Context: one part of a larger RNA
Molecule: large-subunit ribosomal RNA, domain IV
Organism: metagenome
RNA sequence: AUGAGGUUAAGGAACUCGGCAAAUUAACACCGCAACUUCGGGAUAAGGUGUGCCAGCAUUGUGAAGGGAUUUACUCCUGUAGCAUACGCUGGUUGCAGAGAAAUGGAAGAAGCGACUGUUUAUCAAAAACACAGCACUAUGCAAACUCGCAAGAGGAAGUAUAUGGUGUGACGCCUGCCCGGUGCUGGAAGGUUAAAAGGAGGGGUCAGCCGCAGGGCAAAGCUCUGAAUUGAAGCCCCAGUAAACGGCGGCCGUAACUAUAACGGUCCUAAGGUAGCGAAAUUCCUUGUCGGGUAAGUUCCGACCUGCACGAAUGGCGUAACGACUUCUUCGCUGUCUCGACCUCAAGCUCA
Numbered sequence: 001a002u003g004a005g006g007u008u009a010a011g012g013a014a015c016u017c018g019g020c021a022a023a024u025u026a027a028c029a030c031c032g033c034a035a036c037u038u039c040g041g042g043a044u045a046a047g048g049u050g051u052g053c054c055a056g057c058a059u060u061g062u063g064a065a066g067g068g069a070u071u072u073a074c075u076c077c078u079g080u081a082g083c084a085u086a087c088g089c090u091g092g093u094u095g096c097a098g099a100g101a102a103a104u105g106g107a108a109g110a111a112g113c114g115a116c117u118g119u120u121u122a123u124c125a126a127a128a129a130c131a132c133a134g135c136a137c138u139a140u141g142c143a144a145a146c147u148c149g150c151a152a153g154a155g156g157a158a159g160u161a162u163a164u165g166g167u168g169u170g171a172c173g174c175c176u177g178c179c180c181g182g183u184g185c186u187g188g189a190a191g192g193u194u195a196a197a198a199g200g201a202g203g204g205g206u207c208a209g210c211c212g213c214a215g216g217g218c219a220a221a222g223c224u225c226u227g228a229a230u231u232g233a234a235g236c237c238c239c240a241g242u243a244a245a246c247g248g249c250g251g252c253c254g255u256a257a258c259u260a261u262a263a264c265g266g267u268c269c270u271a272a273g274g275u276a277g278c279g280a281a282a283u284u285c286c287u288u289g290u291c292g293g294g295u296a297a298g299u300u301c302c303g304a305c306c307u308g309c310a311c312g313a314a315u316g317g318c319g320u321a322a323c324g325a326c327u328u329c330u331u332c333g334c335u336g337u338c339u340c341g342a343c344c345u346c347a348a349g350c351u352c353a
């Protein structure tokens, strides 16, 4: 010097990314207990007091002996001694210290996220991620949809739409706006397009034969190679519906009796131009925005503003009691985290034997 522990004057977070670590608190009984709230909670809220031993009293339990009664019984009534006595009251007594050791919540305020208990990256992540009850859409009439299997068959289910599968959202409260042009899905069937197939106009090859002096030409049937029109389903085109389907939700210019701003007007484009609510936010680039609060001093935090680079309504919006080994800010208590170190014990190491 390292590791595991213990103590520490004065100060008390000045340490540090951050109170990380440590310390504080702690049991039981009594008193007392706020905001808020879904009236259940919050709550062991917070904050206090007591706690040993001895004696007495009170209280309560049991109840011998004795007495009485009769229905003579393992009966009933009465009865006081003894013993015990949680909780309690009074008095006394003792130590530095009485929950005498060990074990055994630090507390409070504010905000974000997620309702909650749960689940997860076995071996760097426990969370705001997943799940969840609830909500919605959608499929499915039973030989169900769907899943596994080539099939038989099995699951679904020894169930039957208050059921089962899929998808999204995620308790609860208040709500969930506009757009169906694109993509998807559902429905429609008049017309257009169209596969296999049907169909077989026409064309090619071969060739008996015929013509020709010859080179050569023509060519039936058959066989064979092709092949136009025409008929022809779903789909697509087309027509509707549908957004808790995938998704989307504008620009420019002018205008009020100071200025500024624009309730108002004009114009272009669109399927429709972002409603309620929220907003420098887990989202804000500029940005440490501006104002207020807290500090002597605050890029964080809280409350506002709205100029939303680039919130926004089940890819849910905004709130919310309770809950959280979650994240952020603050206060009290507490402390070797620190000012700033010191000492002690043990272990390993080292040196010597």
Base pairs, nucleotide, nucleotide: 002347003346004345005344006343007342008341010339011338014337019334027051028050029049030048031047036041038171052093053092054091055090056089057088060084061083062082066078067077068076069075070073094098106332107331108330109329110328111327112326113324114323118130119129134169135168136167137166138165139164140163146155147154148153172319173318174317175316177249178248179247182246183245184242185241186240187239188238191237192236193235197231198230202226203225204224205223206222209218210217211216250268251267252266253265254264277311278308289305290304291303292302293301